[in-house]
Model confidence (mean pLDDT): 75 of 100.
This is a predicted structure of a 118-nucleotide RNA (SAM riboswitch aptamer (S box leader)) from an uncultured Saprospiraceae bacterium.
It was read from a public genome assembly, where an Rfam model found it.
RNA sequence: GAUUUAUUUCGAAGGGUUGAGAGAUAGGGCUCAAUGAAACCCUGGCAACCUCCUCGCUCAUCAGCUGCGAGUUCCGGUGCCAAAUCCCUCCAGGUAGCCAAUCCUGGAACAAUAAACG
Numbered sequence: 001g002a003u004u005u006a007u008u009u010c011g012a013a014g015g016g017u018u019g020a021g022a023g024a025u026a027g028g029g030c031u032c033a034a035u036g037a038a039a040c041c042c043u044g045g046c047a048a049c050c051u052c053c054u055c056g057c058u059c060a061u062c063a064g065c066u067g068c069g070a071g072u073u074c075c076g077g078u079g080c081c082a083a084a085u086c087c088c089u090c091c092a093g094g095u096a097g098c099c100a101a102u103c104c105u106g107g108a109a110c111a112a113u114a115a116a117c118g
Base pairs, nucleotide, nucleotide: 001117003116004115005114006113007112008111013043014042015041016040017039021032022031023030026089027088028087029086044081045080046079048078049077050076053071054070055069056068057067090107091106092105093104094103
């Protein structure tokens, strides 16, 4: 960082430096913030993936080597520790006699993270 796959309504603190913004962007909202925002550092924690091990199925097979699922985990690699990816803005359905608005459900898109890969 182009692509692929998986996940995204759960969970997770304290201190130091600093001094005004932050919540991905383009807009609209709505929250957080001098009782210190963002950023950086120390310690701590959470548990999504990788990693260790076990069991079952499975490819291959003398056996082992593959893949999938479940459970578990010493140490570790990333990540994360306000609010659903904070909500909406794209589509479909429902909601008012009709249209618009509002609200609800589902999907898509975008984004983030991990692994693979270039």